[in-house]
Molecule: SAM riboswitch aptamer (S box leader)
Organism: soil metagenome
RNA sequence: AUCAAGAGGGGUGGAGGGACUGGCCCGUUGAAACCCCGCCAACCAUCCCGCGCAAGCGGGAAACGGUGGCAAUUCCAUCAGGCUCCAAACGAUUGGCCUGGGAGAU
Numbered sequence: 001a002u003c004a005a006g007a008g009g010g011g012u013g014g015a016g017g018g019a020c021u022g023g024c025c026c027g028u029u030g031a032a033a034c035c036c037c038g039c040c041a042a043c044c045a046u047c048c049c050g051c052g053c054a055a056g057c058g059g060g061a062a063a064c065g066g067u068g069g070c071a072a073u074u075c076c077a078u079c080a081g082g083c084u085c086c087a088a089a090c091g092a093u094u095g096g097c098c099u100g101g102g103a104g105a106u
Base pairs, nucleotide, nucleotide: 001106002105003104008037009036010035011034012033016026017025018024021077022076023075038070039069040068043066044065046061047060048059049058050057051056074103079100080099081098082097083096084095
């Protein structure tokens, strides 16, 4: 800095997995893990253009190499603030929406 987009088949394996907690899901029509092949993205590296004394910054290309990813928004929530439905009224809880934070991933 980004996290609402994108991308799975086979083999081995044999009951777990989605980080934690709660929820809700996925899984014997085969979980985790390992291997093979494929795919996605474009972070690093590469190339081009512009700016700059330079360090570097901005834009673009490509996908051979490195990293990451290929159920669900980071699956959702959690903490704080704001708005709001329900109600005769006041207040509270629950629910919904928005913003920010925290945590996590790259």